[in-house]
RNA sequence: CGACGACAAGGGCAAACCCGUCGCGAGGCGGGGGCGCAAAGCCACGGAGCUCACGCAGCCAGCCGGGCCACCGAA
Numbered sequence: 001c002g003a004c005g006a007c008a009a010g011g012g013c014a015a016a017c018c019c020g021u022c023g024c025g026a027g028g029c030g031g032g033g034g035c036g037c038a039a040a041g042c043c044a045c046g047g048a049g050c051u052c053a054c055g056c057a058g059c060c061a062g063c064c065g066g067g068c069c070a071c072c073g074a075a
Stems, first nucleotide, its partner, number of pairs: 004073002012037002017032006035062001041068003045065003049059003
């Protein structure tokens, strides 16, 4: 440097559900919560899925690929 990922260390994120709020909606954000996650960090580029007021419209990164960036160090 590139891979890889442990009953390691120190930490991190946060599904369902509940409350508030924004949105027509999918869903977003904040709080609680904790099923899980070694990129469950970021990006809608391809596919899947979803929504609609059907348009030159949107959502989803915790569905799968792809891109970018990153902590630790046993085998």
Annotation
A computed fold for a 75-nucleotide RNA from Actinotalea ferrariae CF5-4, annotated as c-di-GMP-I riboswitch aptamer.